Two RNAs folded together computationally: RNase P RNA and transfer RNA, 408 nucleotides in total.
Rfam match: Bacterial RNase P class A. It is annotated as a ribozyme. Gene Ontology terms of the family: dimeric ribonuclease P complex, ribonuclease P activity and tRNA processing.
RNA sequence: GAGUCGGCCGGACAGUCGCUGGGGGCAACCCUGGAGGAAAGUCCGGGCUCCAUUGGGCAGGGUGCCAGGUAACUCCUGGGGGGCGUGAGCCCACGGAAAGUGCCACAGAAAAUAUACCGCCGGUCUUUGGGCCGGUAAGGGUGAAAUGGUGCGGUAAGAGCGCACCGCGUAGGUGGUGACAUCUGCGGCAGGGCAAACCCCACCCGGAGCAAGACCGAAUAGGGGAACGUUGAGUGUGCCCACACGAGUUCCCGGGUAGGUCGCUAGAGGCGCGCGGUAACGCACGCCCAAGAUGAAUGACUGUUCUCGACAGAACCCGGCUUAUAGGCCGACUCCU
RNA sequence: GCGAGAUAGCUCAGGCGGUCAGAGCGUCGGAUUCAUAACCCGGAGGUCGAGAGUUCGAGUCUCUCUCUCGC
Numbered sequence: 001g002a003g004u005c006g007g008c009c010g011g012a013c014a015g016u017c018g019c020u021g022g023g024g025g026c027a028a029c030c031c032u033g034g035a036g037g038a039a040a041g042u043c044c045g046g047g048c049u050c051c052a053u054u055g056g057g058c059a060g061g062g063u064g065c066c067a068g069g070u071a072a073c074u075c076c077u078g079g080g081g082g083g084c085g086u087g088a089g090c091c092c093a094c095g096g097a098a099a100g101u102g103c104c105a106c107a108g109a110a111a112a113u114a115u116a117c118c119g120c121c122g123g124u125c126u127u128u129g130g131g132c133c134g135g136u137a138a139g140g141g142u143g144a145a146a147u148g149g150u151g152c153g154g155u156a157a158g159a160g161c162g163c164a165c166c167g168c169g170u171a172g173g174u175g176g177u178g179a180c181a182u183c184u185g186c187g188g189c190a191g192g193g194c195a196a197a198c199c200c201c202a203c204c205c206g207g208a209g210c211a212a213g214a215c216c217g218a219a220u221a222g223g224g225g226a227a228c229g230u231u232g233a234g235u236g237u238g239c240c241c242a243c244a245c246g247a248g249u250u251c252c253c254g255g256g257u258a259g260g261u262c263g264c265u266a267g268a269g270g271c272g273c274g275c276g277g278u279a280a281c282g283c284a285c286g287c288c289c290a291a292g293a294u295g296a297a298u299g300a301c302u303g304u305u306c307u308c309g310a311c312a313g314a315a316c317c318c319g320g321c322u323u324a325u326a327g328g329c330c331g332a333c334u335c336c337u
Numbered sequence: 338g339c340g341a342g343a344u345a346g347c348u349c350a351g352g353c354g355g356u357c358a359g360a361g362c363g364u365c366g367g368a369u370u371c372a373u374a375a376c377c378c379g380g381a382g383g384u385c386g387a388g389a390g391u392u393c394g395a396g397u398c399u400c401u402c403u404c405u406c407g408c
Base pairs, nucleotide, nucleotide: 001335002334003333004332005331006330007329008328009327011305012304013303014302015301016300017299019034020033021032022031023030024029036311040322041321043320044319045318046317047316048209049208050207051206060205061204062203063202064201065079066078067077068076069075080094081092082091083090084089095200096199100198101197102194103193104192117140118139119136120135121134122133123132124131125130148166149165150164151163152162153161167189168187169186170185171184172183173182174181175180213262214261215260216259223253224252225251226250227249228248234245235244236243269288270287271286272285274283275282276281306309338408339407340406341405342404343403346362347361348360349359355393364380365379366378367377386402387401388400389399390398
C1' cells in the first nucleotide's frame, strides 16, 4: 500500500415547554418510565388462544452430505466433498439418472433401441474425374453436450484390441460416531445431460390467527319458559265440529350488539462471573426490571461542543433469515513492496 | 394479520423451458374520396417490474427485493 474476517458506536451535555404509561395528592401539582439494530419485509420457526382431533392412512406442502446445538426451524456451530482466490478467506437446493416416464430447439451422420457427411484402409470396375462393395471411428466437421483420457504397442487402416498410469464400477481391509478418506484385488467400461421436469427414497408438517380469545353487559328488535286470557281476532279449509298454530298482559331465563375490562408484557428476559464443550450452546450463582397505546405518546426550542449525525420508528411475544444504513472505533489475519 | 398480481401507449393471451414474444384497440404511412370518417393494404413500437441462481438455453422454474390491488 492492497485486502479478508469478527465485534462495537449510531452525536453528547444542560435548561425550558409539550405528549403519553404508572404512582402519590381533595385539588393545584409533584415523582418516575418512554423505540431499534434493524422496531422494516412478513420469508421461515416457536410460544399463546380458539376450532378440529384416539391412532393411522390418502392427498397436499416442505426439507435433502454428516454429526451436534435448540422450544423449533429453510437457523446456528463443527466436520466431509466440490468450486473460486497467490493468500487470509469466500461460495455451494450437496440424496437418487443401471425404479420408471418425459425433454434435449437450431445445427449435425447420429442427442441415446443406435449410427457414418468428409476422411483413412482393402477389394473390384474405369472414360483416370471417379463409381460400387466391405472394414474403421484415429483425424476433420456440427453442437451447450458425441459413446472414458494420455502414452506405448499393435494393425491393411483402426479400435480397451493389448499394456502402464489416471478416471469409473465392484468386492474386501484399515481409520473415523458418521459424511468420507485411504489401501489391495477384480472388471476393459457396464454406456451423455436435465430431478429449482414428473417422480422415487428418507424425514417433518392439523387449521386459523390478538380483528385469536375470555369476562361484564345497556337501549331496540327477536328467542325460550310459566301464569293469566281464552263460547274470542286470524290461519290451516268453501262451511260446521274438533285439532294445531297463535294475537294480548305480567313475570322469569339464556344468547348476543354498542360499550367496557382482561389478554398486554417478568420473559425460551438482560448483565456479570465461574464451570463443561473445538464451537454453536448448556449448567450453577449473584444482581436488575428496561414502552405498553387504542385516534394511538416518545417532540419542539435555546445554549455549549464535536468528526455536524445515515437507514429508519413499537401495536401479542420470542428465535432466526433477508433487505436498508452517513460516518467512526477496536481486534485478529493475509498478500505485495 | 392474510391473499392476488406486474407482458407494446391501453386491455389482455402466452400448455410440461427452445427460432414463439403475440391479439384487439390506438399510432404512422399508403390507397379510396371534392374532403373527412368507416372499409382495404403495409409498417413501427417490448431489457416481459428489478436483481441473482438452476439450465446449453428463462416471459415460463427457484430465491431476494420493489410497486400495485383486494380482504